[in-house]
RNA sequence: GGGCCGGUAGCUUAGUGGUUAUGGCGUCGCCCUUACAAGGCGAAGGUCGAGAGUUCGACUCUCUCUCGGCCCA
Numbered sequence: 001g002g003g004c005c006g007g008u009a010g011c012u013u014a015g016u017g018g019u020u021a022u023g024g025c026g027u028c029g030c031c032c033u034u035a036c037a038a039g040g041c042g043a044a045g046g047u048c049g050a051g052a053g054u055u056c057g058a059c060u061c062u063c064u065c066u067c068g069g070c071c072c073a
Stems, first nucleotide, its partner, number of pairs: 001072007010025003018056001027043005049065005
């Protein structure tokens, strides 16, 4: 330099263009316990990597950039 794949909450992960973005772990609160752990119930936490375009409507499609991984040279 060229090709391919990926970037979604603190970590990890799902998400045929359709109105409110999903689950697990973790965190916080309550219940339970003499207490802790486990368990049960609930809550907070997201500029969906950045910018632009297409569209009535974009996490999703297109382009550019950026970061990471793999392959080729």